[in-house]
């Protein structure tokens, strides 16, 4: 000075909920508020989990345009506090 690791000291972020903004919508910003976090600091790369559209197809319903449901295949996007990879980073006891 790395690597592990996470006792302490300074600190850090901020779940759920409130309320304003914003998006079709998951969700996002911003302010309060802390459940909890040693990367809950960034990243959508690999899983997973939503959302929105779009094509047929399958059933029911209607005279009919056409409606509903299901589940198939694509397309766009959300969530990093769901795991994993990847990069960065305070402090320094065993």
């Nucleotide at each position: 000075a790395c690597c592990u690791c996470g006792a302490a000291c300074g600190g850090g972020c901020u779940a759920a909920c409130c309320u304003g903004c914003u998006g079709c919508g998951a969700g996002g910003c911003a302010g309060g508020g802390g459940c909890g976090c040693a990367a809950a600091g960034c990243c959508a790369c690999g899983g997973g989990g939503g959302u929105c559209u779009g094509a047929a197809c399958u059933g029911a319903c209607g005279u009919g345009a056409g409606u509903c449901a299901g589940g198939u295949c694509g397309g766009a996007g959300c969530c990093a506090g769901c795991c994993g990879a990847g990069c960065u980073a305070c402090c320094g006891a065993a």
Molecule: c-di-GMP-I riboswitch aptamer
Organism: Thermoleophilia bacterium